[in-house]
RNA sequence: GCGCGGGAGAGUUCUCACCUCUCCGGCUCGACAGGACUGGUGGGGCGCCGAAGGGGCAACCUCCCCGGAACCUCUCAGGCACCCGGACCGCGC
Numbered sequence: 001g002c003g004c005g006g007g008a009g010a011g012u013u014c015u016c017a018c019c020u021c022u023c024c025g026g027c028u029c030g031a032c033a034g035g036a037c038u039g040g041u042g043g044g045g046c047g048c049c050g051a052a053g054g055g056g057c058a059a060c061c062u063c064c065c066c067g068g069a070a071c072c073u074c075u076c077a078g079g080c081a082c083c084c085g086g087a088c089c090g091c092g093c
Base pairs, nucleotide, nucleotide: 001093002092003091004090005089006088011046013045014044015043016042017041018040019039022036023035024034026032027030047080048079049078053076054074055073056072060068061067
C1' cells in the first nucleotide's frame, strides 16, 4: 500500500423554499384561491461533536541543533437517524 473484519461522539432544534400525505374554511363553484397538518429533499440561523484532512502546545525520541511527535487542544474543513465515511486496531498478501 491492497483486501477482509471491528470501529466513537454530537439537534426528536428554529426558519425558508420546493415536493408530498391528510384535512379545513371562502365564493366567482373552477384544472380556483387561501390556510392547517404528515413525511421528504435542499438552503440558512442557533446549538453541539472530534476519530478524515488541517492548525496549535510539547511530554517524549539520552543532552544541544535539525527533524519527528498525542487519543491533548482549536474547530478552518468535516460531522450531528440509517447507509456512507471514519483516526485507530486485528488478520491476510
A computed fold for a 93-nucleotide RNA from a soil metagenome, annotated as Glycine riboswitch aptamer. The prediction has a mean pLDDT of 77. The model forms 90% of the base pairs in the Rfam consensus. RNAcentral holds the sequence, with entries from MGnify. Its Rfam family is "Glycine riboswitch aptamer". Gene Ontology term of the family: glycine biosynthetic process.